[in-house]
RNA sequence: GGGCGAGUGGCGGAAUUGGCAGACGCAAGGGACUUAAAAUCCCUCGGCCUAAAAGCUGUGAGGGUUCGAGUCCCUCCUCGCCCA
Numbered sequence: 001g002g003g004c005g006a007g008u009g010g011c012g013g014a015a016u017u018g019g020c021a022g023a024c025g026c027a028a029g030g031g032a033c034u035u036a037a038a039a040u041c042c043c044u045c046g047g048c049c050u051a052a053a054a055g056c057u058g059u060g061a062g063g064g065u066u067c068g069a070g071u072c073c074c075u076c077c078u079c080g081c082c083c084a
Stems, first nucleotide, its partner, number of pairs: 001083007010026003019067001028044005046057003060076005
């Protein structure tokens, strides 16, 4: 240099044919239970904003297509494999 694949919460990892983003698990926080803990059960758990809601935003970065993009197209970045 060329080809292929991957990038989604704090971590892993889903998302059918483009149609509610974050299922499920782990970790973390709060509560119940316990003499106390462990285990178990319940709830919460991206960011901004707000007194709280409401709202806005968020899939490596930037554009494009579309009523609508994690998904399709283009350029770039990072990582892995293969070829040279």
A computed fold for an 84-nucleotide RNA from a Candidatus Omnitrophota bacterium, annotated as transfer RNA.
The sequence was found in a public genome assembly.
Model confidence (mean pLDDT): 82 of 100.
Rfam family: tRNA. Gene Ontology term of the family: triplet codon-amino acid adaptor activity.
The source organism's lineage runs through Bacteria, Pseudomonadati and Candidatus Omnitrophota.